[in-house]
Context: one part of a larger RNA
Molecule: small-subunit ribosomal RNA, 5' domain
Organism: uncultured organism
RNA sequence: ACGCUGGCGGCGUGCUUACACAUGCAAGUCGAACGUGAAGCCCGGUACCUAGUAUUGGGUGGAAAGUGGCGAACGGGUGAGUAACACGUUGGUGACCUGCCCUGAGGAGGGGAAUAACCGUGGGAAACCACGGCUAAUACCCCGGAUGUCUAAGCUGUUAGAGGGCUUAGACUAAAGCCCCUGCAAUGGGUGCGCCUCGGGAGGGGCCUGCGGGCUAUCAGCUUGUUGGUGGGGUAAUGGCUUACCAAGGCGAAGACGGCUAUGGGGCGUGAGAGCGCGACCCCCCACAAUGGAACUGAGACACGGUCCAUACUCCUACGGGAGGCAGCAGUGAGGAAUAUUGCGCAAUGGGGGCAACCCUGACGCAGCAACGCCGCGUGGACGAUGAAGGCCUUCGGGUUGUAAAGUCCUUUUCUGAAGGAAGAUAGUGACGGUACUUCAGGAAUAAGUCCCGGCUAACUACGUGCCAGCAGCCGCGGUAAAACGUAGGGGGCGAGCGUUAUCC
Numbered sequence: 001a002c003g004c005u006g007g008c009g010g011c012g013u014g015c016u017u018a019c020a021c022a023u024g025c026a027a028g029u030c031g032a033a034c035g036u037g038a039a040g041c042c043c044g045g046u047a048c049c050u051a052g053u054a055u056u057g058g059g060u061g062g063a064a065a066g067u068g069g070c071g072a073a074c075g076g077g078u079g080a081g082u083a084a085c086a087c088g089u090u091g092g093u094g095a096c097c098u099g100c101c102c103u104g105a106g107g108a109g110g111g112g113a114a115u116a117a118c119c120g121u122g123g124g125a126a127a128c129c130a131c132g133g134c135u136a137a138u139a140c141c142c143c144g145g146a147u148g149u150c151u152a153a154g155c156u157g158u159u160a161g162a163g164g165g166c167u168u169a170g171a172c173u174a175a176a177g178c179c180c181c182u183g184c185a186a187u188g189g190g191u192g193c194g195c196c197u198c199g200g201g202a203g204g205g206g207c208c209u210g211c212g213g214g215c216u217a218u219c220a221g222c223u224u225g226u227u228g229g230u231g232g233g234g235u236a237a238u239g240g241c242u243u244a245c246c247a248a249g250g251c252g253a254a255g256a257c258g259g260c261u262a263u264g265g266g267g268c269g270u271g272a273g274a275g276c277g278c279g280a281c282c283c284c285c286c287a288c289a290a291u292g293g294a295a296c297u298g299a300g301a302c303a304c305g306g307u308c309c310a311u312a313c314u315c316c317u318a319c320g321g322g323a324g325g326c327a328g329c330a331g332u333g334a335g336g337a338a339u340a341u342u343g344c345g346c347a348a349u350g351g352g353g354g355c356a357a358c359c360c361u362g363a364c365g366c367a368g369c370a371a372c373g374c375c376g377c378g379u380g381g382a383c384g385a386u387g388a389a390g391g392c393c394u395u396c397g398g399g400u401u402g403u404a405a406a407g408u409c410c411u412u413u414u415c416u417g418a419a420g421g422a423a424g425a426u427a428g429u430g431a432c433g434g435u436a437c438u439u440c441a442g443g444a445a446u447a448a449g450u451c452c453c454g455g456c457u458a459a460c461u462a463c464g465u466g467c468c469a470g471c472a473g474c475c476g477c478g479g480u481a482a483a484a485c486g487u488a489g490g491g492g493g494c495g496a497g498c499g500u501u502a503u504c505c
C1' cells in the first nucleotide's frame, strides 16, 4: 500500500512529479526621527425663505500615502545539484570580518544645498512616467578638530613574517537629535532613548588544514591558468582569485582523469556482538528557490514571498505594451498502489519593530481528517445440566457445539443524560474548551473480527466436485470414498485488528 473488518483514549506520523498552479493568508513596525494631514466631531461667519444644504475660519481628530530608521540575510520549505574542505572530526588564522547586545574611555563645535510627499501641467488602455514649483528631518553635503584610528618611514621588540612599544609626516569623525520633569522663558535636571570615535568581550561568520566516510580499471594516462615565481589588480582576508611576463612544471596503480549513483552528520532498524541496511519525523551543517546568468543595497545576500537580463510557460491588453513564479500554510489539477482542513488563536514559547501601550507573526500553540504506527482500555462478572432447542456427525446407542445459551444475582470501565469544572498565567490576558477531570442518575446496556486447519506449522470430519472447477510460500494436491479445491459443522492462531504484497536485518 491493498483485501475484509472496526468501540474508545494518549502520544506520534502523514505526496510519489525540484510537475503546473485559481483564491486567501505567510514581514512588518516606529508619530518619542520628519514634513503634510482625509473622514468625523465642536465653535463661529456668509449665501439661499426656514428646516437644512453649500461654503469658509478656528479647534479637535487621526485615516491613507510619503521621506527616514530598524527588520526583511532570521524564522518556514525542499533535496534538484554536489563524491566536494560539501559534511564529520582535529587543529590553524603572525591572513580576516562582525549590525543589534555587554563592557571601558573620550566626544557631540559651526555652516549649507536639496528632495519626496504636496500643488500644477502633460503622456499612457494599464503598469507607470515626464516636466515646472514649494517644504522638513536622526535623510544628504561642507569646514574645524583631539585622546585616538588608518597609511607611509625610522627605531625597538617577537620569532614565524605583528594590528605589540616609541618617534615623525599625511589622511579620517559627530544627530547643535528626540522625549519626560521644573520653569513665562532662558536655563537646569533625567542609571530616559538615541548619535560619533577608539579599546575589550560574547555570540555569529569567512578562509586554510591532517584524517574519515560510495560503486566502477569493460575509465590508464590527465592538465595550459595548467604547476611555480615576479610585478599590477582584487578581497574583510590568504591564494592563479585575476592579469602581464618568466620558468616547465603539477597529478597518477596508495587509482589521477572519466563514468554511474548520492545532500552529509547526530542518529534509526536489526543483531548476543562484530556487522549489515537506512538517513522518514526531531536536531546541526550544506545546497536550492520556474530554468540560466549578473550585480545593487547592506554589518551580513549575489537575496524563496528584492532588482536587472535571457529562456520556457501562464495571464491582461485599447496590440503600442505590461504582469507572474506555493520546494511557506491551507487548497486545486495532473501523476500515482498511496498520504489530511481553502479550520481556531496569538492565551503560551520564540521572533521583528517600538521608551511603552501595542502591532505583525500559516514560526508556534491548538483543533479537524486517516487503525498509518506505538502504547493502554473495553466489548461484562459470578452462579447456572432437563447437559434445553437448533445445527453438525453418527456404528442410531449416542457424540459434539456446551456453562455456551436461557435463567438468577451483581458490576458500570466504557456509553448516554445532568451538575460542577481546572492547571497551563508572576498584576491583567486562555485559542484549546465548558476540554481534561470530579460527582450524580440510567441501564448489560453502545462495541468482534480476520486468517488458517496435508507436512514444514498449532488445528478434522461430512457433503459437493471428479486432472474439471480450483489451490499453492516450498514440497505438491484434484483423473468417484480429496483432512490439500468449494461449502458446512467443529477446531487452532492473533485480536480492533487480521491476512496479502513489497523491502531491511
Stems, first nucleotide, its partner, number of pairs: 001500004007377006013370002015335001019333003023330003028070003033067002040060009077288003087212003091208003096205003101201007109143004118133006146173001148172009177193002179190003214260003221251003226248008264284003267278004290311005313324004341367001343366003349363001350361004380410004390401004415442006424432001449494005454475003460489005470477002